[in-house]
A computed fold for a 350-nucleotide part of an RNA from a metagenome, annotated as small-subunit ribosomal RNA, central domain. It matches the Rfam family "Bacterial small subunit ribosomal RNA". Its family is annotated with ribosome and structural constituent of ribosome in the Gene Ontology. The full RNA is in RNAcentral, with records from SILVA.
Context: one part of a larger RNA
C1' cells in the first nucleotide's frame, strides 16, 4: 500500500462556521471530457514466457511465436458521468400566523440562610468527636430578641421536564438578541451535503492587572488517631472561589457512539405544536409532525448489548487505528507572561 476496522478490545477530531477539494434532485435539447465499438499505426534489440533447433548434455546460443499500452490517429454510439443551454418543485432557503423554552447579553429588584457590628435579656459554660483535645468564653461567650452591614448562592415549584453546536444554562422584572418546532403553501428555483487548511466558541484549575471577600477552602499551623500519619477526623486558615479587562485551550470535553440523507415489524410513557370528534369544559378519546425516555422484533454483535434517536440495510464526505513498554516522551517547529499546549519519533526491550 491493499485489505480490515473505530460503544466496551488500538481507533470519532471538545464543538460549530466555513475555504479548497470530493459528492450531488428532476425533465428536455445540444456537446462528446470520461465511457463504449471498429479500422489503421505503433509498443527497437536483448531479456522474461512458449515451441522447435545447434554445441555429447546442461549452462549458453539460434530461429519463430506470444506477451507487453491510462498509447496515437481516424470513423462511429450517446444510455450513464461531465460540460453548455432552457425548464420543474419533492431537497434547501425565504415570507406569514399563533404558541413553547434555566438559549445568550446588560440593567434593576427580592426573600431565606450565614458571618460580622451595635444594643437589650441572661450566666457558665460553648464548641467539637468514635472518644477527646487544640479553639472560644466572667474584658460576659453559647442561647435569645431588636437594629444595621457585607458577600455569595437562589429552598419549594423541579420532572430519565425544557433550551443550547458543544462547553453549558435555574429567584423575579425590564431592555436588547439568537435558534428550533408546528401550521400555511405565498415566494426563490438545486441555491445542497461534507469539509484538509483556516476562523470562532470552549467546564474546572491556573496566569496578569484592578476591585471584592460572607461562607467554603488547596497550601500552611495546631489538636487527635497511629508503630509511624507529611493522611482520613477536629479547631483555625491564605491563595482561590465572586466581578471587570486580558490570557490559557485542557477534561472520563462521554451516548466512551463524526456529520448529512434514504429505507426497514411494534408497545408504553413524557415535553411542544396542529387537526378531528365531543362537551359545561382548558378533561378524556382518535390522529399528524417534532423532541425526549423505557421495553422489545427482524437484523447486527466476540459477547455485553444496539434495536425507526441503530451498533440494522445503504450512499456521500471528513477524522482516526495497525502488538505492549519506551511515550503522548525526546529533538525540531509553532503557540503561551508562565504553567504548559499542539505536532511527534527512535534506540533499546518483552
Nucleotide at each position: 500500500c491493499u485489505g480490515g476496522g473505530c460503544g466496551u478490545a488500538a481507533a470519532g477530531g471538545g464543538u460549530g462556521c466555513g475555504u479548497a477539494g470530493g459528492u450531488g434532485g428532476u425533465u428536455c435539447u445540444g456537446u462528446a471530457c470520461g465511457u463504449c465499438g471498429g479500422a489503421c499505426g505503433u509498443g527497437a534489440a536483448a531479456g522474461c514466457c512458449c515451441a522447435c533447433g545447434g554445441c555429447c548434455u546442461a549452462a549458453c546460443c539460434g530461429u519463430g511465436g506470444a506477451a507487453g499500452g491510462u498509447c496515437g490517429u481516424c470513423c462511429g454510439a450517446a444510455a450513464c458521468u461531465g460540460c453548455a443551454g432552457a425548464g420543474c418543485u419533492a431537497g434547501a432557503g425565504u415570507g406569514c400566523a399563533g404558541g413553547a423554552g434555566a438559549g445568550g447579553a446588560g440593567a434593576g429588584c427580592g426573600g431565606a440562610a450565614u458571618u460580622c457590628u451595635u444594643g437589650g435579656u441572661g450566666u457558665a459554660g460553648c464548641g467539637g468527636u468514635g472518644a477527646a483535645a487544640u479553639g472560644c468564653g466572667u474584658u460576659g461567650a453559647u442561647a435569645u430578641c431588636a437594629a444595621g452591614a457585607a458577600g455569595a448562592a437562589c429552598a419549594c415549584c423541579g420532572g430519565u421536564g425544557g433550551c443550547g453546536a458543544a462547553g453549558g444554562c435555574g429567584g423575579c422584572u425590564c431592555u436588547c438578541u439568537a435558534g428550533a418546532a408546528u401550521g400555511u403553501u405565498a415566494c426563490u428555483g438545486a441555491c445542497a451535503c461534507u469539509g484538509a487548511g483556516g476562523c470562532a466558541c470552549g467546564a474546572a484549575a491556573g496566569u496578569u492587572g484592578g476591585g471584592g471577600g460572607a461562607g467554603c477552602a488547596a497550601a500552611c499551623a495546631g489538636g487527635a488517631u497511629u508503630a509511624g500519619a507529611u493522611a482520613c477526623c477536629c479547631u483555625g486558615g491564605u491563595a482561590g472561589u465572586c466581578c471587570c479587562a486580558a490570557c490559557c485551550u485542557u477534561a472520563a470535553a462521554c451516548g466512551g457512539u463524526g456529520u448529512g440523507a434514504a429505507c426497514u415489524u411494534g408497545g408504553u410513557g413524557u415535553g411542544g405544536g396542529g387537526g378531528g370528534a365531543a362537551u359545561u369544559g382548558a378533561c378524556c378519546c382518535c390522529u399528524c409532525c417534532c423532541g425526549u425516555a423505557c421495553c422489545g422484533g427482524a437484523g447486527c454483535u466476540a459477547a455485553c448489548g444496539c434495536g425507526u434517536u441503530a451498533a440494522g440495510u445503504u450512499c456521500a464526505c471528513c477524522g482516526c487505528c495497525u502488538g505492549g513498554g519506551g511515550a503522548g516522551u525526546a529533538c525540531g517547529g509553532c503557540c503561551g507572561c508562565a504553567a504548559g499546549g499542539c505536532u511527534a519519533a527512535a534506540a533499546c526491550u518483552c